[in-house]
A computed fold for a 104-nucleotide RNA from Lentibacillus amyloliquefaciens, annotated as SAM riboswitch aptamer (S box leader). RNAcentral holds the sequence, with entries from Rfam and Ribocentre.
RNA sequence: UUCUUAUCCAGAGAGGUGGAGGGACUGGCCCUGUGAAGCCUCGGCAACAGACUCCCUGUUAGUACUGUGCCAAUUCCAGUAAGCGUCAUGCUUUAAGAUAAGAA
Numbered sequence: 001u002u003c004u005u006a007u008c009c010a011g012a013g014a015g016g017u018g019g020a021g022g023g024a025c026u027g028g029c030c031c032u033g034u035g036a037a038g039c040c041u042c043g044g045c046a047a048c049a050g051a052c053u054c055c056c057u058g059u060u061a062g063u064a065c066u067g068u069g070c071c072a073a074u075u076c077c078a079g080u081a082a083g084c085g086u087c088a089u090g091c092u093u094u095a096a097g098a099u100a101a102g103a104a
Base pairs, nucleotide, nucleotide: 001104002103003102004101005100006099007098008097013042014041015040016039017038021031022030023029025079026078027077028076043071044070045069048067049066050065051063052062053061075096081093082092083091084090
């Protein structure tokens, strides 16, 4: 990088450094000198995989030790395709994206 599977309306930020961007992309709408991104420290959330504990046919449940992940706004909203519906606003699935695990 590609493929497969699962999940994405819940949850969780302070300090230092830095000095203008950030929210994947496009449009919108937001955040940002009352300090963006990045980096560092500490803290927290969650429970995907491993581990451990209870139960056990199996599942489920729990802990948060290990590997990740995450800590503005539903993945911030819409987008691509299909279907349904309304006077209108819409709804479902899908696509795209993100994360985990496995495979190549």
Rfam family: SAM riboswitch aptamer (S box leader). Rfam describes the family as follows. The SAM riboswitch is found upstream of a number of genes which code for proteins involved in methionine or cysteine biosynthesis in Gram-positive bacteria.